[in-house]
Context: one part of a larger RNA
RNA sequence: GAGUGAACGCUGGCGGCGUGGAUUAGGCAUGCAAGUCGAGCGAUCAUUACACUGAUUGGAUACCGACCUUCGGGAAGGUAGAAGAUCGGUGUAACGAUAGCGGCAAACCGGUGAGUAACACGUGGGUGACCUACCGCGAGGAAGGAGAUAGCUGCGCGAAAGCGCAGGUAAUACCCUAUAUUAUCCUCAGUUCGCGGAUUGAGGAUGAAAGACGGCCUCUACUUGUAAGCUGUCACCUUGUGAGGGGCCCGCGUCCUAUCAGGUAGUUGGUGAGGUAACGGCCCACCAAGCCAAAGACGGGUAGCUGGCGUAAGAGCGUGACCAGCCACAUCGGGACUGAGACACUGCCCGGACUCCUACGGGAGGCUGCAGUCGAGAAUCUUUCUCAAUGGACGAAAGUCUGAAGAUGCGACGCCGCGUGGGGGAUGAAGGUUUUCGGAUUGUAAACCCCUUUUGUUGAGGAGGAAUGCUCUGGAGCGAAUAGUGUCCAGAGAGAGACUGUACUCAAUGAAUAAGCCACGGCUAACUCCGUGCCAGCAGCCGCGGUAAUACGGAGGUGGCGAGCGUUACUC
Repeated sequence: GAGUGAACGCUGGCGGCGUGGAUUAGGCAUGCAAGUCGAGCGAUCAUUACACUGAUUGGAUACCGACCUUCGGGAAGGUAGAAGAUCGGUGUAACGAUAGCGGCAAACCGGUGAGUAACACGUGGGUGACCUACCGCGAGGAAGGAGAUAGCUGCGCGAAAGCGCAGGUAAUACCCUAUAUUAUCCUCAGUUCGCGGAUUGAGGAUGAAAGACGGCCUCUACUUGUAAGCUGUCACCUUGUGAGGGGCCCGCGUCCUAUCAGGUAGUUGGUGAGGUAACGGCCCACCAAGCCAAAGACGGGUAGCUGGCGUAAGAGCGUGACCAGCCACAUCGGGACUGAGACACUGCCCGGACUCCUACGGGAGGCUGCAGUCGAGAAUCUUUCUCAAUGGACGAAAGUCUGAAGAUGCGACGCCGCGUGGGGGAUGAAGGUUUUCGGAUUGUAAACCCCUUUUGUUGAGGAGGAAUGCUCUGGAGCGAAUAGUGUCCAGAGAGAGACUGUACUCAAUGAAUAAGCCACGGCUAACUCCGUGCCAGCAGCCGCGGUAAUACGGAGGUGGCGAGCGUUACUC
């Protein structure tokens, strides 16, 4: 000099973009952070409509009618009783809601850096030793049947968490049978090649499936219309391939320590068996006695690794915040289950510590997600808004969910930009400081005159982030079809913004709202006066201070930087 996730002191106008728990991987109140699908399934609830029906009400109309009568009729009361209204039951249909079963997701996203000196990471290879849900492309298929179980109903136990018994029900849940290639395995015979690769033929064995929602009557069935028929979309099964993702193996590289010199018994290798998607002491039995090491084994210490970042002319040295890739972890330790994928942060089981509830019998929990709180610390933010955009999960879709994300708030923590006014103005005013008492300096600085309005305040206008998706129309394809169709394309229409009346523009107002910090002996840019008197103090080094201190403290002046300036810590 440059730099920092900085902190501290003094000071502090605005905006943009970044960035902010580095210490206790210490403990956590509260809320939220992973759901979705009713177009897989039965049930339940609610609304509406229709049909049937029960109760309450209602009283058109008809009949009878004491009594009265102008003989036309009127009439208390009684009987039957339509429409309508209210409440309820059963059935059908439509729209909506959902606890449960079922499917997919929950292994992503998000956090942290404890552990790890290791094939963990980086880089380059191998896999003839492997896996891959969803997605794309190709081929083929989807035939029959059976039994349960949750929900529900009825009982029961428990303070609760929750649990049990009996009855009975559905499915794209589960199971059985059939069929099946280019699947898998075995046997035989070949071709090729680089070990289990590719490929041809024959024989044998094993293994599949599920429907849902629209439309139609060409074919089939009953002959109206509908369906188990045809058809479209999505889903299902088998298989090949692709893409993306992953597992495993190897070469090389990767801190300090020899005041760590020998280490090792599943240890090193073999055979066999097991296990895995897969090779392998990965595991086991047996056999052999190997294997590693001064090119540093083993031990100890420290540490996530990298792209990068800082510095430097470079070589190098230091570092690994933010962003991105990989790894590891999820209160501590262990374990498996489910699944394409986990040995699984907001899943399960066991043990430990801790916290909470309890009727003392027993239960519940896990912020190293986003906010927030306590603690420790020099030190690090809102218990905000929205799914509008981007992305993700589910869904046919509408859509739902999303503390990912987008925004917002706080902090001069950093970088960048802007402003705190511009021009004129000498009586060189007053005041301050100083003085050799003449003056000098502060100083065009101020006052004063003219001007401007960035910023601020007030008012008015006002983008862009919106593409999708939805509805309609047309076309292509499928189709028997003029039906249908998000399988594809084109056009039109209505609507959707958290930020936000934001950015920006215009107008009004008025110099109005806005300057400090450090230094001034040399290094090092900037000097005098007063106070103090080896005191008080300063100090990065040299060193200042003991009566004229440019070095201490104050003042005036000056220098430097400027919304910052200095100090401390660390790196080059």
Molecule: small-subunit ribosomal RNA, 5' domain
Organism: Candidatus Omnitrophota bacterium